[in-house]
RNA sequence: UACCAAUAAGGCCACCCCUGCCGUGAGGCAGGUCCGGAAAGCCACGGGUCUCGGACGUUUGUCCCGAGACAGCCGGGCCGCUGGG
Numbered sequence: 001u002a003c004c005a006a007u008a009a010g011g012c013c014a015c016c017c018c019u020g021c022c023g024u025g026a027g028g029c030a031g032g033u034c035c036g037g038a039a040a041g042c043c044a045c046g047g048g049u050c051u052c053g054g055a056c057g058u059u060u061g062u063c064c065c066g067a068g069a070c071a072g073c074c075g076g077g078c079c080g081c082u083g084g085g
Stems, first nucleotide, its partner, number of pairs: 003084003012037002017032006035072001041078003045075003048070006054063003
């Protein structure tokens, strides 16, 4: 350094739900909570899901045209703690 995450220790993150604020919305931020996580750290590159707008259409749909959200959906990239070895 590659590889591994069973055990130990010290730490880390925080689902759902509730409250407040921001956003048309998906959703985000803060606090509480603690379902879980060895990358649940970072990056929208590929796929996917979702939102708003647009086009088409007979009504809940289709297109994927535009702008976005999700990194705790999967893959990929970058970096990293502890222990084993």
Molecule: c-di-GMP-I riboswitch aptamer
Organism: Solidesulfovibrio aerotolerans